[in-house]
RNA sequence: UGCUCAUCCAGAGGGGUGGAGGGACCGGCCCUGCGAAGCCCCGGCAACCAUCCCAGCACGCGACGCUCGCGAACCCGCGAGGCGGCUGGGGCAGGUGCCAACUCCGGCCUGGGGACAGAGUGUCCGCCAGGAAAGAUGAGGG
Numbered sequence: 001u002g003c004u005c006a007u008c009c010a011g012a013g014g015g016g017u018g019g020a021g022g023g024a025c026c027g028g029c030c031c032u033g034c035g036a037a038g039c040c041c042c043g044g045c046a047a048c049c050a051u052c053c054c055a056g057c058a059c060g061c062g063a064c065g066c067u068c069g070c071g072a073a074c075c076c077g078c079g080a081g082g083c084g085g086c087u088g089g090g091g092c093a094g095g096u097g098c099c100a101a102c103u104c105c106g107g108c109c110u111g112g113g114g115a116c117a118g119a120g121u122g123u124c125c126g127c128c129a130g131g132a133a134a135g136a137u138g139a140g141g142g
Base pairs, nucleotide, nucleotide: 003140004139005138006137007136008135013042014041015040016039017038021031022030023029025107026106027105028104043099044098045097048095049094051091052090053089054088055087056086057085059084060083061082066081067080068079069078070077071076103134108131109130110129111128112127113125114124115123116122
């Protein structure tokens, strides 16, 4: 850098430095000299990955020996036990991430509503709902 999957209406800010921008892009609307971005320090939020515990599974592998439990059961039959996977719950905070506004709202499509025009099937929207796209973050491949 591109691909796949998941999530995106919750949550969480102080100081120093710096000196005019920032909210990805475009439009809007905001934040900002009562100090933007960036950088540093401290703090916090959350729980994607990792890790630990508990429960469940008509899941996979291994073993067919042993142990235990049940069954008229020394024989025999059934079930459980190991490792992994999946699902749910809980703990922790190691790797990330995040700490104005729903991803700030919209952008494309569909349905509804409304307005205008009106005979030629249209144009528009400080409206409602759904779905995409784009973006962000994590995880896993290339």